[in-house]
Molecule: FMN riboswitch aptamer (RFN element)
Organism: Lacticaseibacillus manihotivorans DSM 13343 = JCM 12514
RNA sequence: GUUCGUCUUCAGGGCAGGGUGCAAUUCCCGACCGGCGGUGACAGUCCGCGACCCGCAUGUUGUGUGCGGCUGACAAGGUGUGAAUCCUUGACCGAUAGUACAGUCUAGAGUAAAGAAGAUAGCG
Numbered sequence: 001g002u003u004c005g006u007c008u009u010c011a012g013g014g015c016a017g018g019g020u021g022c023a024a025u026u027c028c029c030g031a032c033c034g035g036c037g038g039u040g041a042c043a044g045u046c047c048g049c050g051a052c053c054c055g056c057a058u059g060u061u062g063u064g065u066g067c068g069g070c071u072g073a074c075a076a077g078g079u080g081u082g083a084a085u086c087c088u089u090g091a092c093c094g095a096u097a098g099u100a101c102a103g104u105c106u107a108g109a110g111u112a113a114a115g116a117a118g119a120u121a122g123c124g
Stems, first nucleotide, its partner, number of pairs: 001123002005120006017029003031104002033094002035049004044092002053069006074090005096107003
């Protein structure tokens, strides 16, 4: 310096205030939040990934592993060599189960994971 193996640590935020009601952080007004990698320049809404959910295979009775599927949402103006990433304005989106209908509460479930950092061995 580099690739792969092993191991360790880390790795998600958010309904203030008010209305109706027997009951709602779920409805209504309003408030708030934004995982990871990439991209000429900083991204919830550009590309991809993870999480969630579904199927198949396999192992097993801890439900794990592998493969496949599914997977939301942005415009206008400005600056600049370069920005759907910055600035201004106005929008939009957010699994499943429970419960008075939930991005924000509770639960599976954080001991997980995309990935980040480090250690160690091998190789040059």